[in-house]
The RNA shown here (c-di-GMP-I riboswitch aptamer) has 73 nucleotides and comes from a soil metagenome.
The RNAcentral record of the sequence draws on MGnify.
Rfam family: c-di-GMP-I riboswitch aptamer. Rfam links the family to the GO term cyclic-di-GMP binding. From the family's description: GEMM was predicted in a large-scale screen for bacterial structured RNA regulatory elements.
The coordinates come from a structure-prediction model, not an experiment, and the mean pLDDT is 76.
């Protein structure tokens, strides 16, 4: 410096996002959805648990890898 879970308000079919409060943690917990994983939506099989396929969009870089940048000593 950032900010988890949780709470409140708003947006969204949803995952989730934004703002405020709040700190579990992080020496890149800064940026990029490029690769993988996971999650949402649609379809199919199925009594259910579940499994498979596809399209589009989103989340998560605080899941991992990668790229770029970076404070003090």
């Nucleotide at each position: 410096g950032c900010a988890a879970a949780c709470c409140c308000g708003c947006c969204g079919c949803g995952a989730g996002g934004c703002g405020g409060g709040g700190a579990c943690g992080c020496a890149a917990a800064g940026c990029c959805g490029c690769g993988g994983a996971c999650c949402u939506c649609c379809c199919u099989c199925g009594g259910g648990c579940g499994a498979g396929g596809g399209a589009g969009a989103g989340g998560c870089u605080g899941c991992c890898g990668g790229g770029c940048u970076g404070c003090c000593g």